Source information:
RNAcentral holds the full RNA, with entries from SILVA. Predicted 3D model of a 480-nucleotide part of an RNA (small-subunit ribosomal RNA, 3' major domain) from a metagenome. Its Rfam family is "Bacterial small subunit ribosomal RNA". Gene Ontology terms of the family: ribosome and structural constituent of ribosome. The prediction has a mean pLDDT of 81.
Context: one part of a larger RNA
RNA sequence: AGACGGGGACCCACACAAGCGGUGGAGCAUGUGGUUUAAUUCGAUACUACGCGCAAAACCUUACCAGCCCUUGACAUAUGAGUUAUGUGUUUAUCUAUAAUUGGAUAACACGAAAAACUUAUACAGGUGCUGCAUGGCUGUCGUCAGCUCGUGCCGUGAGGCGUCGGGUUAAGUCCUAUAACGAGCGCAACCCUUAUUUUGUGUUGCUAAAUACCGCAUCGCGGGAUUGCACUCACACAAAACUGCCCGUGAUAUACGGGAGGAAGGUGAGGAUGACGUCAAGUCCGCAUGGCCCUUAUGGGCUGGGCUACACACGUGCUACAAUGGCAAUUACAAUAGGAAGCAAGGCUGUAAAGCGGAGCGAAUCCCGAAAGAUUGUCUAAGUUCGGAUUGUUCUCUGCAACUCGAGAACAUGAAGUUGGAAUCGCUAGUAAUCGCGGAUCAGCAUGCCGCGGUGAAUUUGUACCCGGGUCUUGUGCU
Numbered sequence: 001a002g003a004c005g006g007g008g009a010c011c012c013a014c015a016c017a018a019g020c021g022g023u024g025g026a027g028c029a030u031g032u033g034g035u036u037u038a039a040u041u042c043g044a045u046a047c048u049a050c051g052c053g054c055a056a057a058a059c060c061u062u063a064c065c066a067g068c069c070c071u072u073g074a075c076a077u078a079u080g081a082g083u084u085a086u087g088u089g090u091u092u093a094u095c096u097a098u099a100a101u102u103g104g105a106u107a108a109c110a111c112g113a114a115a116a117a118c119u120u121a122u123a124c125a126g127g128u129g130c131u132g133c134a135u136g137g138c139u140g141u142c143g144u145c146a147g148c149u150c151g152u153g154c155c156g157u158g159a160g161g162c163g164u165c166g167g168g169u170u171a172a173g174u175c176c177u178a179u180a181a182c183g184a185g186c187g188c189a190a191c192c193c194u195u196a197u198u199u200u201g202u203g204u205u206g207c208u209a210a211a212u213a214c215c216g217c218a219u220c221g222c223g224g225g226a227u228u229g230c231a232c233u234c235a236c237a238c239a240a241a242a243c244u245g246c247c248c249g250u251g252a253u254a255u256a257c258g259g260g261a262g263g264a265a266g267g268u269g270a271g272g273a274u275g276a277c278g279u280c281a282a283g284u285c286c287g288c289a290u291g292g293c294c295c296u297u298a299u300g301g302g303c304u305g306g307g308c309u310a311c312a313c314a315c316g317u318g319c320u321a322c323a324a325u326g327g328c329a330a331u332u333a334c335a336a337u338a339g340g341a342a343g344c345a346a347g348g349c350u351g352u353a354a355a356g357c358g359g360a361g362c363g364a365a366u367c368c369c370g371a372a373a374g375a376u377u378g379u380c381u382a383a384g385u386u387c388g389g390a391u392u393g394u395u396c397u398c399u400g401c402a403a404c405u406c407g408a409g410a411a412c413a414u415g416a417a418g419u420u421g422g423a424a425u426c427g428c429u430a431g432u433a434a435u436c437g438c439g440g441a442u443c444a445g446c447a448u449g450c451c452g453c454g455g456u457g458a459a460u461u462u463g464u465a466c467c468c469g470g471g472u473c474u475u476g477u478g479c480u
Base pairs, nucleotide, nucleotide: 001480002479003477004476005475007474008473009472010471011470012469015464016463019428020427021426022425023424026320027319028318029317030316031315032314033313034311035310042053043052064306065305066304067303068302069301070300073124077123078122079121080120081119082118083117084116087111088110089109091108092107093106094105095104096103097102126295127294129293130292131291135289136288137284138283139282140280142278147186148185149184150183151182152181153162154161155160166177167176168175192272193271194270195269197240198239200237201236202235203234206230207229211227212226214224215223216222217221243266246260247259248258249257250256322421326380327379328378329377330376331375332374339368340367343362344361348357349356350355387418392413393412394411395410396409397408398407434456435455436454437453438452439451440450
């Protein structure tokens, strides 16, 4: 100087407390361990692995296993030699052998004299093989915590210290004050994006108040399209607006804090992006790049089939429930974000349904897309039930060369566990939790996962004694 202390002081945070809802018990989904296997490819492993890499494992993907094949190679560059008109060969089609790659035959087609292709030889290609403890790049974590440093100067023999400490204050090393320090840098904040209010401008595909006629219902009026218009909504731009600016109080006439006014918004308005010096030889050589090592008729390449989907068990993360604040049936209301041409698809017809037939419109503010919870009415009456839906059987639908291993969906039948979950443990402070549906990426098909969107919409915070983590100062030390 650090680090540590079941030392001290001060402070912060969904850290605890106060609340709300979960997990841990059940069934299923998914990941992991273990076991099994010809193979169950590989990596990730306290917090910081375990719905993680994977924004889609039937083939492909695919790296694994079995079998069958290739060896200048599926791909790149270069060189030498050879073959080419009764020629060579790529593509297409047919036949044939094969599990398939691929081999053989025939026909059409292309090529035009030095290219191209092929054969052969050689340099080389190739490797998801090893090392993340050789590396770049990227990322996680402490932590959006308030810290980490430098120049000159001063102090100290020196390591080093001061500055950065003290008194206040702040979300903040934020600011004020004091001061052997005076300044500065990386961080904080601000600048950026979204959102909340308004002026102005622009109105098509958006909007339609007023005005104008027209049509329908059947009349006090209501509805429809049209003309008109840009008032309103909305969209897109340019601006304005919030700064403790104003008032009162407290305080040291400072920084600031408490209250108030006005205001759409008030003290960082809300959310996002943004992650200092560094720590963990943290993670990744299987995204990519790359040193070294290793393989080179194989650790490279192709194909078919299988596996990554196994199952006594253990754990993590989720979904659905155990019901009456509910289930079922009928009627009825209101979104937003997005996406659409090898696409989104309305009305219509068929089918109990999944879906099929057919296809208006739309490269979309124009067309496509019943929100659900909610409301109203009826029914069920405390039961393993009209709760719950696992499992199994049968028959179908769709995608796709192909659903056996191993897809999703529909109908009928079946109707398991489960009556609120031990010790323990997680999330959340407001348009949040909880709850309800909708969209997108990936994608032929497949979502309880992921990323977004809106609807309904709470409770509690007295506080810092305690638990976890962190910051500042100080003290002790047998640790470095």